Record summary: A computed fold for a 74-nucleotide RNA from Rubrivirga litoralis, annotated as transfer RNA. It matches the Rfam family "tRNA". The organism belongs to Rubrivirga, within Bacteria. RNAcentral holds the sequence, with entries from ENA. RNAcentral records the identical sequence in 2 taxa. Model confidence (mean pLDDT): 81 of 100.
RNA sequence: GGGUCCUUAGCUCAGGGGUUUAGAGCGCUCGCCUCACACGCGAGAGGUCGAUGGUUCAAAUCCAUCAGGACCCA
Numbered sequence: 001g002g003g004u005c006c007u008u009a010g011c012u013c014a015g016g017g018g019u020u021u022a023g024a025g026c027g028c029u030c031g032c033c034u035c036a037c038a039c040g041c042g043a044g045a046g047g048u049c050g051a052u053g054g055u056u057c058a059a060a061u062c063c064a065u066c067a068g069g070a071c072c073c074a
Base pairs, nucleotide, nucleotide: 001073002072003071004070005069006068007067010026011025012024013023018057028044029043030042031041032040050066051065052064053063054062
C1' cells in the first nucleotide's frame, strides 16, 4: 500500500428497516431469606447502538467517509 471482518449496558453477546419503550446472561444496587456470609427468590439502576453525513414516511439495522481493533496479502 491492497483486501476482509468487527464496534450495541461495566463484561460477553443477540437483534439484518416499523410491532411497545433496544434485549439476554454475568456483574452492580436494594429488599426477602440467614446468627452472619454464600446460595436461592423478588425488584431496580445503568445505552444518545463508535463519530459524522446520506437514503427513506420511518435507520441500531441500508450507503459513504472517518476513528479504533482483529486478520490475510504485498